[in-house]
């Protein structure tokens, strides 16, 4: 180093409880304390970090984190090929927008077991923004040197 084959892990809408609320066998006790989706070039700094579900509940309150935004700075990517400056725009999905389509979750449901609940299991619905497809619209510069 490649192959294969086993086991883990796939990794921050996350964690944690000094307060409140429940529960309690009363104890140095326990439970709750937000459903999933999406998100990572580096540093550094500021900000109450982006969808939407459900629900109307203490999901309230608080502490810590953070992949979001925003600024600088630096790498990178596109800006006819190459190089370099410098502008412009963006982050290894590496222009930016207008419309109108589209396709993705969990809780929840429901079904097994149980006296009942919860929690595991299993089948199932239903979203938004990032995306994905048409489309509008703007923008794809400037100099120098080499090449066509």
């Nucleotide at each position: 180093a490649u192959a294969u084959a086993g086991u883990a892990a796939u990794g921050a809408g996350c964690g944690c409880c000094a307060g409140g609320a429940c529960c309690u066998a009363c104890g140095u006790g326990g439970u709750u304390g937000a459903c999933g989706a999406g998100g990572a070039u580096a540093a550094c700094a500021g900000u109450u970090a982006u969808c939407g579900a459900a629900a109307g509940a203490u999901u309230c309150g608080g502490c810590g984190g953070g992949u979001a935004c925003u600024g600088u700075u630096a790498c990178g990517g596109u800006u006819a090929u190459g190089u370099g400056u410098g502008g412009a725009u963006c982050g290894a999905a590496a222009g930016a927008u207008u419309u109108c389509a589209g396709a993705c979750a969990a809780a929840a449901g429901c079904a097994a077991g149980a006296u009942c609940a919860u929690a595991c299991u299993g089948c199932u619905a239903c979203a938004a923004a990032a995306c994905u497809g048409a489309u509008u619209u703007c923008a794809u510069c400037a100099c120098a040197c080499a090449u066509u």
Molecule: glmS glucosamine-6-phosphate activated ribozyme aptamer
Organism: [Clostridium] innocuum 2959